The RNA shown here (Bacterial RNase P class A) has 355 nucleotides and comes from a Deltaproteobacteria bacterium. The model forms 93% of the base pairs in the Rfam consensus.
[in-house]
RNA sequence: GAGGGAGGGCGGGCAGCCGCCCCGAACCGGGGAGGAAAGUCCGGGCUCCACAGGGCAGGGUGCUGGAUAACGUCCAGUCGGGGAAACCCGAAGGAAAGUGCCACAGAAAACAAACCGCCGGACCUUCGGGUCCGGUAAGGGUGAAACGGUGAGGUAAGAGCUCACCAGCGGCUCGGGUGACCGGGCCGGCUUGGCAAACCCCACCCGGAGCAAGACCAAAUAGGGGAGCGUGACGAGGGCGGCCCGCCCCAGGCUCCCGGGUAGGUCGCUCGAGGCUCGGAGCAAUCUGAGUCCCAGAGGAAUGGUUGCCGCCCGUUCGCGGGCACAGAACCCGGCUUAUACCCCUCCCCCCUCC
Numbered sequence: 001g002a003g004g005g006a007g008g009g010c011g012g013g014c015a016g017c018c019g020c021c022c023c024g025a026a027c028c029g030g031g032g033a034g035g036a037a038a039g040u041c042c043g044g045g046c047u048c049c050a051c052a053g054g055g056c057a058g059g060g061u062g063c064u065g066g067a068u069a070a071c072g073u074c075c076a077g078u079c080g081g082g083g084a085a086a087c088c089c090g091a092a093g094g095a096a097a098g099u100g101c102c103a104c105a106g107a108a109a110a111c112a113a114a115c116c117g118c119c120g121g122a123c124c125u126u127c128g129g130g131u132c133c134g135g136u137a138a139g140g141g142u143g144a145a146a147c148g149g150u151g152a153g154g155u156a157a158g159a160g161c162u163c164a165c166c167a168g169c170g171g172c173u174c175g176g177g178u179g180a181c182c183g184g185g186c187c188g189g190c191u192u193g194g195c196a197a198a199c200c201c202c203a204c205c206c207g208g209a210g211c212a213a214g215a216c217c218a219a220a221u222a223g224g225g226g227a228g229c230g231u232g233a234c235g236a237g238g239g240c241g242g243c244c245c246g247c248c249c250c251a252g253g254c255u256c257c258c259g260g261g262u263a264g265g266u267c268g269c270u271c272g273a274g275g276c277u278c279g280g281a282g283c284a285a286u287c288u289g290a291g292u293c294c295c296a297g298a299g300g301a302a303u304g305g306u307u308g309c310c311g312c313c314c315g316u317u318c319g320c321g322g323g324c325a326c327a328g329a330a331c332c333c334g335g336c337u338u339a340u341a342c343c344c345c346u347c348c349c350c351c352c353u354c355c
Base pairs, nucleotide, nucleotide: 001351003349004348005347006346007345008344009343012310013309014308015307016306017305018304020032021031022030023029024028034326038337039336041335042334043333044332045331046210047209048208049207058206059205060204061203062202063077064076065075066074067073078092079090080089081088082087093201094200098199099198100195101194102193115140116139117136118135119134120133121132122131123130124129148166149165150164151163152162153161167191169188170187171186172185173184174183175182176181214267215266216265217264224258225257226256227255228254229253237249238248239247240246274293275292276291277290278289279288280287281286311324312323313322314321315320
């Protein structure tokens, strides 16, 4: 100097003027968007409802250890894959529990099977070969994937049929590691395809709804309950009764009291798994000690406008002109994901050149 990899910061600054929202003893003072406030995809706090315990069903998660209030998040590792490397990616349990699926091509996609080929026998022959029966899976061919690989022996030709080595699987065992796992030794039968983001099996986790949760205060009108007074005149109902009379209850009226809900209002509401500084433990995520700070809580609606100077980028006739993203709280918090202009910083890998 060129290319690449990993991580982080900032998200224009200051001042004047005019405004808006919240709080306070209200002239005046204090505070007023974000790294994502977004999507609402996970997890938790909080609230109400439900709930003895356990199971079934349903949903979720899925290598190991740790962090945490919790997580599908994060940290540190293991294994697998990619890269020359820095480094990146991975829903990464079980396919010898069972069921199912594997397009096209191909004989066959998994208790097997045979298109070409190879080999043996019988028959026919125009002597080139052909037909039938049987053996074989080494070779060819198909496919994303073909029932271990290489070599030797063996055979009519072949084949784990036999043997050596290698790979894989299973069992026993030694060493290292908390563990996933890693390194080694011995033995065995000779070999077992893939898919579980197919059903399923295994392990663990999960009650439901959400701040329009929920709590409190509480009109008018209508309606409910109770007490007292009063009317039974008219009309209807019920009880005593077979019927009539009679008696009782009940109803419309007036007065007072009680309770529920609605409108409306108040709370929930922002001091919190909180921010900053310094220190301690830990590889880290994170935990912890001390000090210090209070930092939006509204109506769904506020958080802005303008002028000047400065900053960065582009253009320039050097006077100046244009641009500075993505986007905006509504119960709170931890994550994930997505959007994001210009600029700045740190570390690492590889190559070239010079000293």

The coordinates come from a structure-prediction model, not an experiment, and the mean pLDDT is 77. Its Rfam family is "Bacterial RNase P class A". About the family: Ribonuclease P (RNase P) is a ubiquitous endoribonuclease, found in archaea, bacteria and eukarya as well as chloroplasts and mitochondria. The family's RNA type in Rfam is ribozyme.